The RNA shown here (c-di-GMP-I-GGC riboswitch aptamer) has 95 nucleotides and comes from a Candidatus Fermentithermobacillaceae bacterium. It was read from a public genome assembly, where an Rfam model found it. The coordinates come from a structure-prediction model, not an experiment, and the mean pLDDT is 82. NCBI's taxonomy places the organism under Bacteria, Bacillati, Bacillota, Candidatus Fermentithermobacillia, Candidatus Fermentithermobacillaceae.
[in-house]
RNA sequence: ACCGACAAGGGCAAAUCUGCCAAAAGGCAGAGACGCAAAGCCACGGGUCUAAGGUGAAGAUAAUCUUCCUCAUUAUGAUAGCCGGGCUACCGAAA
Repeated sequence: ACCGACAAGGGCAAAUCUGCCAAAAGGCAGAGACGCAAAGCCACGGGUCUAAGGUGAAGAUAAUCUUCCUCAUUAUGAUAGCCGGGCUACCGAAA
C1' cells in the first nucleotide's frame, strides 16, 4: 500500500415517536436500534426525490383559469445509510 477477524477498545444510528425549521423533499435535537469497517467529511459525475416555470392534452370561458400526464430547464434545493469518485482515519488475525 492493500486487506477485514465469532480479536480488543470503541464509534455511528435506519424505521418509528416527540419538539422545532422548511412550500416540500428533507434537516436539527431527544428517545430508539434496522444495520454499518469508513453508515467520517466533500454534491465532482450519475441516479432518485421536492418545488417553480415551460411544452403537450383535456375541461370551462368574454378575457382567461383549472386539472392531468410527460419531457426538458431552473433552484445560495434535497439525498453521502443509492452508486461511482476525492480526502482523512482506530486496530492488526488471516491473505